[in-house]
RNA sequence: CUGUUAUCAAGAAAGGUUGAGGGAUUAGACCCAGUGAAACCUUAGCAACCCUCCUUCGGAGAAGGUGCUACAUUCUACUAAGCGAACUAGCUUGGAUAGAUAACUA
Numbered sequence: 001c002u003g004u005u006a007u008c009a010a011g012a013a014a015g016g017u018u019g020a021g022g023g024a025u026u027a028g029a030c031c032c033a034g035u036g037a038a039a040c041c042u043u044a045g046c047a048a049c050c051c052u053c054c055u056u057c058g059g060a061g062a063a064g065g066u067g068c069u070a071c072a073u074u075c076u077a078c079u080a081a082g083c084g085a086a087c088u089a090g091c092u093u094g095g096a097u098a099g100a101u102a103a104c105u106a
Base pairs, nucleotide, nucleotide: 003104004103005102006101007100008099013043014042015041016040017039021032022031023030026077027076028075029074044069045068046067049065050064051061052060053059054058073098078095079094080093081092082091083090
């Protein structure tokens, strides 16, 4: 970096270095942040994709490979249906797109 499949419910933080941004991206809104953002390191934890075990539907485990540890894929944007409405606006549900993680893959 290409594609396929699955999930996007829940869960789980302290310390150190450093110092202004961060919540994926664009715009707007909203939120977090010198009472310390992001990043990196240490330790701890969560989960159970790979993994290990069993009686292989299924269940248990957590040594190892990943991942994750504010709130929420935060909302809106594109689209379908419904509600509403003079037209809009607005609201609800779903989908698409985009994205994140894992396993496999050219």